[in-house]
RNA sequence: GCCACCUUAGCUCAGCUGGUAGAGCAACAUAUUCGUAAUAUGAAGGUCCCCGGUUCGACUCCGGGAGGUGGCU
Numbered sequence: 001g002c003c004a005c006c007u008u009a010g011c012u013c014a015g016c017u018g019g020u021a022g023a024g025c026a027a028c029a030u031a032u033u034c035g036u037a038a039u040a041u042g043a044a045g046g047u048c049c050c051c052g053g054u055u056c057g058a059c060u061c062c063g064g065g066a067g068g069u070g071g072c073u
Base pairs, nucleotide, nucleotide: 001072002071003070004069005068006067007066010025011024012023013022019056028042029041030040031039049065050064051063052062053061
């Protein structure tokens, strides 16, 4: 220098053909307990890496950029 893939909640990851985003774990609250742990329930937590484009509508499609992983030279 070239090619491919990845980037979504604090962490690990889903998600669709374009229709407005979820799970598990963690943390928090409540119940249970003499108390803790465990267990149950509940609530909360998101600029879907950034900038543009297409579209009535974009995490999703297109272009550019950034970071990461791997391969080739």